The part of an RNA shown here (large-subunit ribosomal RNA, domain IV) has 339 nucleotides and comes from a Balneolota bacterium.

Context: one part of a larger RNA
RNA sequence: UCCCUGCUAAGGAACUCGGCAAAAUGACCCCGUAACUUCGGGAGAAGGGGUGCUUCGUUAGGGUGAGGCGAGAGUCUUGCCCGAGGGAGCCGCAGAGAAGUGGCCCACGCGACUGUUUACCAAAAACACAGGUCUCUGCUAAGGCGCAAGCCGACGUAUAGGGGCUGACACCUGCCCGGUGCUGGAAGGUUAAGGGGAGGGCUGAGAGGUCCGAACCGAAGCCCCAGUGAACGGCGGCCGUAACUAUAACGGUCCUAAGGUAGCGAAAUUCCUUGUCGGGUAAGUUCCGACCCGCACGAAAGGUGUAACGACGUGGGCGCUGUCUCGGCAGGGAGCCCG
Repeated sequence: UCCCUGCUAAGGAACUCGGCAAAAUGACCCCGUAACUUCGGGAGAAGGGGUGCUUCGUUAGGGUGAGGCGAGAGUCUUGCCCGAGGGAGCCGCAGAGAAGUGGCCCACGCGACUGUUUACCAAAAACACAGGUCUCUGCUAAGGCGCAAGCCGACGUAUAGGGGCUGACACCUGCCCGGUGCUGGAAGGUUAAGGGGAGGGCUGAGAGGUCCGAACCGAAGCCCCAGUGAACGGCGGCCGUAACUAUAACGGUCCUAAGGUAGCGAAAUUCCUUGUCGGGUAAGUUCCGACCCGCACGAAAGGUGUAACGACGUGGGCGCUGUCUCGGCAGGGAGCCCG
């Protein structure tokens, strides 16, 4: 000097990205407990008090066995086991005397929840999930595995099974079908093999043989016509206008398939940005509440809320501390030398 363990005056987060780590809390009994809430919860909320031993004491009371009396309720005798509450007293710094044994509160984000996961750097706001919805599938089902036989689906049958998206619950989920996809469409256009053979080539003396071949008739598909968004997706620009100013309910114009409704909004989304105002602090790029100029939210790639839950994330507070001011001390070990 390093490691482990323990203690530490005064202060008490000043440490630090961050209370990381440590400290603190801790059992049982009693009192007492808020907002909010899906009425279950939140709750061990929070916050307080008590706890040993002796004696009154065979305490009150309770459980259980045996015997006597009694119809029974019960009562008497005798044994064992629990046992509050109260009075009086005793000792220590300390009575859950050791070990073990929740720190708590406020606000916000995300995910409803219990679960699941990167075996060995990530446990999460990721996955799953009940619930919602769309779609396919009438049974030799759809779908899947296999070259096949065959099998799963299922010894099931649409209240079933497959696939997609969303993700408890509450309130909701707007507009666009022009493009793409899907579904429907007895017409029409296009269209392969095939059918059809007008007409023609070669050859042959000829009969014939052998080729080419126009109309016309020919499926699905595509074109075409519709429908369809909890299908893939999309959801504007410029100019002017009110008797202070500012702003624009209003008007004009261009474009579009239609120009973003509700709700939310500097947000896990805001570039400018530490936006502005308010709160909290002596002081706050974070946080909370607002505003809305949304660079570039927005409605099942769901929107907005939400009690409960979380080894999740963010900000604040109480308690508590060697995290720190800022160090110190003690015990054990390592480091060094010899064997």